The RNA shown here (Fluoride riboswitch aptamer (crcB RNA motif)) has 63 nucleotides and comes from Streptacidiphilus sp. 4-A2.
The sequence was found by an Rfam model in a public genome assembly.
The coordinates come from a structure-prediction model, not an experiment, and the mean pLDDT is 76.

[in-house]
RNA sequence: GAAAUCCACGGCGAUGAGGCUCGCCCCAACCGCAGACUCCCUGCUGAUGGCCUCUGACGACAG
Numbered sequence: 001g002a003a004a005u006c007c008a009c010g011g012c013g014a015u016g017a018g019g020c021u022c023g024c025c026c027c028a029a030c031c032g033c034a035g036a037c038u039c040c041c042u043g044c045u046g047a048u049g050g051c052c053u054c055u056g057a058c059g060a061c062a063g
Base pairs, nucleotide, nucleotide: 010025011024012023013022016054017053018052019051020050021049032044033043034042035041058063
C1' cells in the first nucleotide's frame, strides 16, 4: 500500500407514515406470482420482512 474481516453510520426487504425487532447490502441489498406470448395480453395475493399503531381505499359492522 492492497485485500479480507469486524464495528459504527447509512441504505434495502413488490404502494404511505411512526415505534420495536429480524435479515441483507457497501454501488450492492431491492425491483411479487401464474398463464399465454415474442413484445404484448390476461388473471391473482398484500399498504408489514415480522409485530403494534396511524393514514388512504373497500365494507353497515367485524374485517
Description: NCBI's taxonomy places the organism under Bacteria, Bacillati, Actinomycetota, Kitasatosporales, Streptacidiphilus.